Predicted 3D model of a 351-nucleotide part of an RNA (small-subunit ribosomal RNA, central domain) from Candidatus Sungbacteria bacterium RIFCSPHIGHO2_02_FULL_52_23.
Context: one part of a larger RNA
RNA sequence: UUGGGCGUAAAGGGUCUCCAGGUGGUUUGGUUAGUCUGAUGUUAAAUUCCGCUGCCUAACGGCGGAGCUGCAUUGGAAACGGCCAGACUAGAGGGAUGGAGAGGGAGUUGGAACUCACGGUGUAGGGGUGAAAUCCGUUGAUAUCGUGGGGAACACCAAAGGCGAAGGCAGACUCCUGGCCAUCUCCUGACACUCAUGAGACGAAAGCGUGGGGAGCAAAAAGGAUUAGAUACCCUUGUAGUCCACGCCCUAAACGAUGCGCGCUCGCUGUUCGGAGUAUCGACCCUCCGAGCGGCUUAGCUUACGCGUGAAGCGCGCCGCCUGGGAAGUACGAGCGCAAGCUUAAAACUC
Numbered sequence: 001u002u003g004g005g006c007g008u009a010a011a012g013g014g015u016c017u018c019c020a021g022g023u024g025g026u027u028u029g030g031u032u033a034g035u036c037u038g039a040u041g042u043u044a045a046a047u048u049c050c051g052c053u054g055c056c057u058a059a060c061g062g063c064g065g066a067g068c069u070g071c072a073u074u075g076g077a078a079a080c081g082g083c084c085a086g087a088c089u090a091g092a093g094g095g096a097u098g099g100a101g102a103g104g105g106a107g108u109u110g111g112a113a114c115u116c117a118c119g120g121u122g123u124a125g126g127g128g129u130g131a132a133a134u135c136c137g138u139u140g141a142u143a144u145c146g147u148g149g150g151g152a153a154c155a156c157c158a159a160a161g162g163c164g165a166a167g168g169c170a171g172a173c174u175c176c177u178g179g180c181c182a183u184c185u186c187c188u189g190a191c192a193c194u195c196a197u198g199a200g201a202c203g204a205a206a207g208c209g210u211g212g213g214g215a216g217c218a219a220a221a222a223g224g225a226u227u228a229g230a231u232a233c234c235c236u237u238g239u240a241g242u243c244c245a246c247g248c249c250c251u252a253a254a255c256g257a258u259g260c261g262c263g264c265u266c267g268c269u270g271u272u273c274g275g276a277g278u279a280u281c282g283a284c285c286c287u288c289c290g291a292g293c294g295g296c297u298u299a300g301c302u303u304a305c306g307c308g309u310g311a312a313g314c315g316c317g318c319c320g321c322c323u324g325g326g327a328a329g330u331a332c333g334a335g336c337g338c339a340a341g342c343u344u345a346a347a348a349c350u351c
Stems, first nucleotide, its partner, number of pairs: 003323004007305002012319001014202005021194003025088008034080001035077008048066007091191001092188003095184005103177007110154001114150008125136002162169002207248006216242002221237004259318006267296011300307002324351003333344004
């Protein structure tokens, strides 16, 4: 609970595509069960309002009138909305020509570092810390040079930069592929916006299943220290895991803690991409336009902080969500999952 809200107080769904539903550009004609309007009937009495009146007054009561909220029948109106028919191009989509990009998938490949093996040189230490020790080393370590193997990640470029719906995406090259921007106004002609607790897809990390792989790192575990203790912080090791393929899981401070779309509202400045003008041999420079990424600010908004043309300003459409704290994102039920668990989601009681 017809209210007010959702950046930080409770509250934007993790993200996208869509069905049902809600909403709907300009214009002409028609129609009328929405809408507006007239009449009639009805809406018992009491209650409400107005006038008069009875109890001393009021409350209370009586009489008359009005009203109330609809409903039905009938007549009319056609602006708005709906429906039917037609037209339009400013929304939306398509086409042509250019453009940028770590967007996605597959394959090939490169160098640095690390580690292991083997070989050479070489000798007593190395490593580690606040200091040490565990640890490695005369069966030759550390250091250094060479050869070979292996796995993972890509320094510089690099940016306040770019791309993606979000999660996210970075060595180089090739193939396949999605989206975006600008210009031309050529085509279609409202084809649009939003979207449920209705459907589908994607979804970091950790985790799970099967099979591979395993250099470094490293939950667990072991040892050494520290300490009153030290199931930690520090050190030496180290298994899952981290990597690949396929299949699950479906969560997050999934954050801009800010849903999506459209329109409107002072300016300054940096940067990425494209275009027009100007300039030039050409490239810069300069002016303007569009799309993005940032900083500052006017009005306005905001409890404040702050936001401020990528709004948290001014409006419209649609969705999601909140309604004191705890109990609790729990119990029960249901659905999903191999499991871990996830989603949906209370109450008693208590302050």

The source organism's lineage runs through Bacteria, Bacteria candidate phyla and Candidatus Sungiibacteriota.